Background: The prediction has a mean pLDDT of 81. Transfer RNA from a Dehalococcoidia bacterium, 77 nucleotides, folded computationally. Its Rfam family is "tRNA". The family's RNA type in Rfam is transfer RNA. The source organism's lineage runs through Bacteria, Bacillati, Chloroflexota and Dehalococcoidia. RNAcentral records the identical sequence in 3 taxa.
C1' cells in the first nucleotide's frame, strides 16, 4: 500500500427487506420477600447507533470519505 470483518447503553451483544417507540442480558438505584443476608420478584436508570457528508418522504440499516480495532496479502535494505 491492497483486501475482508467489526465499531449500537457503563460491559457483552441482537437489530432479518430502509418504516411499529432503538432493544435483551449483565450492571447501578429503589422497593417487596426474610429475624437478617444471599437468592428470587417488581419498578426505575439508561444511547451523538465511531466521526463527517450524500441518497431518500424516511437511514443503526444503502453510498462516499475519515478514524479506531482484528485478520490476510503485498512491499521494504
Nucleotide at each position: 500500500g491492497g483486501g475482508c470483518c467489526g465499531g449500537u447503553a457503563g460491559c457483552u451483544c441482537a437489530g432479518u427487506u430502509g418504516g411499529u417507540c432503538a432493544g435483551a442480558g449483565c450492571g447501578g438505584g429503589c422497593g417487596a420477600c426474610u429475624c437478617a443476608u444471599a437468592a428470587u420478584c417488581g419498578c426505575c436508570u439508561g444511547g451523538u447507533c465511531a466521526c463527517a457528508g450524500g441518497u431518500u418522504c424516511g437511514a443503526g440499516u444503502c453510498c462516499u470519505g475519515u478514524c479506531c480495532g482484528g485478520c490476510c496479502c503485498a512491499c521494504c535494505a